[in-house]
Context: one part of a larger RNA
RNA sequence: CCUCUGUCAAGGAACUCGGCAAAUUGGCCCCGUAACUUCGGGAGAAGGGGCGCCCCGUGUAGCGUGAAGGACCGCGCGUCCGGAGCGUGAGGGGGCCGCAGUGACCAGGCCCAGGCGUCUGUUUACCAAAAACACCGGUCCCUGCCAACGCGGAGAGCGUGGAAGUAUAGGGGCUGAGACCUGCCCAGUGCCGGAAGGUUAAAGGGAGUGGUGCAAGCUACGAACUGGAGCCCCGGUAAACGGCGGCCGUAACUAUAACGGUCCUAAGGUAGCGAAAUUCCUUGUCGGGUAAGUUCCGACCCGCACGAAAGGUAGAACGAUCUGGGCGCUGUCUCGACAGGGGACUCG
Numbered sequence: 001c002c003u004c005u006g007u008c009a010a011g012g013a014a015c016u017c018g019g020c021a022a023a024u025u026g027g028c029c030c031c032g033u034a035a036c037u038u039c040g041g042g043a044g045a046a047g048g049g050g051c052g053c054c055c056c057g058u059g060u061a062g063c064g065u066g067a068a069g070g071a072c073c074g075c076g077c078g079u080c081c082g083g084a085g086c087g088u089g090a091g092g093g094g095g096c097c098g099c100a101g102u103g104a105c106c107a108g109g110c111c112c113a114g115g116c117g118u119c120u121g122u123u124u125a126c127c128a129a130a131a132a133c134a135c136c137g138g139u140c141c142c143u144g145c146c147a148a149c150g151c152g153g154a155g156a157g158c159g160u161g162g163a164a165g166u167a168u169a170g171g172g173g174c175u176g177a178g179a180c181c182u183g184c185c186c187a188g189u190g191c192c193g194g195a196a197g198g199u200u201a202a203a204g205g206g207a208g209u210g211g212u213g214c215a216a217g218c219u220a221c222g223a224a225c226u227g228g229a230g231c232c233c234c235g236g237u238a239a240a241c242g243g244c245g246g247c248c249g250u251a252a253c254u255a256u257a258a259c260g261g262u263c264c265u266a267a268g269g270u271a272g273c274g275a276a277a278u279u280c281c282u283u284g285u286c287g288g289g290u291a292a293g294u295u296c297c298g299a300c301c302c303g304c305a306c307g308a309a310a311g312g313u314a315g316a317a318c319g320a321u322c323u324g325g326g327c328g329c330u331g332u333c334u335c336g337a338c339a340g341g342g343g344a345c346u347c348g
Stems, first nucleotide, its partner, number of pairs: 001343008010334002014332001019329001027051005036041001038177001052096005062088004069081004073076001097101001109327007116319002121133002137175007149161004179313003183244003188241002190237005197232003203226002208221005245263005272306001273303001284300005
């Protein structure tokens, strides 16, 4: 010097990205417990008090069990009385000792506010446990059974899962408890429906034309017209993919614009939220908290670029989650010191 461990005056987070680490708390009994809440919870909230040993006491009251013995009868493994013994055991009074009585060991620190996710779960075996995945629930679509949808197979009137199931079933997508809700657009794309019409392949059809031949013929082209699905076309559909405007003017201070005009669109963002896990400008502005606050909380709304199942908004409980604050407590620090174990070092 390294490592592990223990202790510390005064201060007590001044450390640091951050109380990381450590310390505090810790058991049992009693008292006592707020906001909020889905009335279950929150709760071990918080915050207090007690705790050993001896005697009163053969360990009391009480509680549990229940022997001997006795009574009765419809006689039995019967009923009732009975209380021994055993187990358990508060509370009260008196006394004793120590610095200290859950005497060692084992054994929550707590509170306030916010983000996300309802919750218990699951996950990157070896850097991520999470606000990611899943979830109960919601909704849309597909599937009538040799089902849809998969797996194997080149394929099969093949096998197999689905399922020894049958639409209250099975598969796929999105959302993600419960509460209050979930607006407008079907022009584009997709999907679904549509006995008409348009277009359209092979094929059918042959008007007509060419080659050759004396000819019969052979041969090569070939217009109408007939001809599916698809596409065009006509509708529907957004918890399908998706989308949800601009400019100008206007009120008797100013400012602002309930109001008006105009252009464009399929329709121009409703409710509710909002500098947000989203805000560039930005440390926005105001308020709170601090002596001092790019973080945090509450507001405002000018939303660069929230917004309603890629769900919107509230929200109890829950979380080795993330963020801000406080109390307690501490070697995190001011600022270091000392002690012990193991290394390092020397010899072997």